[in-house]
RNA sequence: GCGGCUAUGGUGGAAUUGGCAGACACGCCAGAUUUAGGUUCUGGUCCGAAAGGGUGCAGGUUCGAGUCCUGUUAGCCGCA
Numbered sequence: 001g002c003g004g005c006u007a008u009g010g011u012g013g014a015a016u017u018g019g020c021a022g023a024c025a026c027g028c029c030a031g032a033u034u035u036a037g038g039u040u041c042u043g044g045u046c047c048g049a050a051a052g053g054g055u056g057c058a059g060g061u062u063c064g065a066g067u068c069c070u071g072u073u074a075g076c077c078g079c080a
Base pairs, nucleotide, nucleotide: 001079002078003077004076005075006074007073010026011025012024019063027045028044029043030042031041032040046053047052056072057071058070059069060068
């Protein structure tokens, strides 16, 4: 230099062939239970007062994009 794969909350990881983003689990917070802790159970847990925004970053296509297209960054693999 060329080609391929990957990038989504605090973590792992979902999302039918473009149609509710963050399911589910872990962690964390609060409460119940307990003398206390653990276990178990209940509720909450991206940002924002709301409207709305949010899938590595910047654009594009579309009524609608995590998903398709272009460029680009990082990591891994292969070729030279």

Overview:
Predicted 3D model of an 80-nucleotide RNA (transfer RNA) from an uncultured Lachnospiraceae bacterium. The prediction has a mean pLDDT of 81. Rfam family: tRNA. The sequence was found in a public genome assembly.